[in-house]
RNA sequence: GCGUGCGUAGCUCAGUGGUAGAGCAGUCGUCUUAUACACGACUGGUCGGGGGUUCGAUCCCCUCCGCACGCACCA
Numbered sequence: 001g002c003g004u005g006c007g008u009a010g011c012u013c014a015g016u017g018g019u020a021g022a023g024c025a026g027u028c029g030u031c032u033u034a035u036a037c038a039c040g041a042c043u044g045g046u047c048g049g050g051g052g053u054u055c056g057a058u059c060c061c062c063u064c065c066g067c068a069c070g071c072a073c074c075a
Stems, first nucleotide, its partner, number of pairs: 001071007010024004018055001026042005048064005
């Protein structure tokens, strides 16, 4: 340099055009002498940045950034 895949909550991931979700973590409560477990509730997001298509974009298209893998080059 070329190609492919990925980027969504603190972490691991789902969602693939029509109100952004789960588990874990965190906070509070119930329970307990107390802690843990268990149960309940709550908090938490510019969906990597920008632009385009569309009535409507996390999702489709373009571009940029980052990560991973493969290929090429390596005087």
Overview: The RNA shown here (transfer RNA) has 75 nucleotides and comes from a Patescibacteria group bacterium. Rfam family: tRNA. About the family: Transfer RNA (tRNA) molecules are approximately 80 nucleotides in length. Its family is annotated with triplet codon-amino acid adaptor activity in the Gene Ontology. The RNAcentral record of the sequence draws on ENA. Taxonomically the source falls in Bacteria candidate phyla (Bacteria).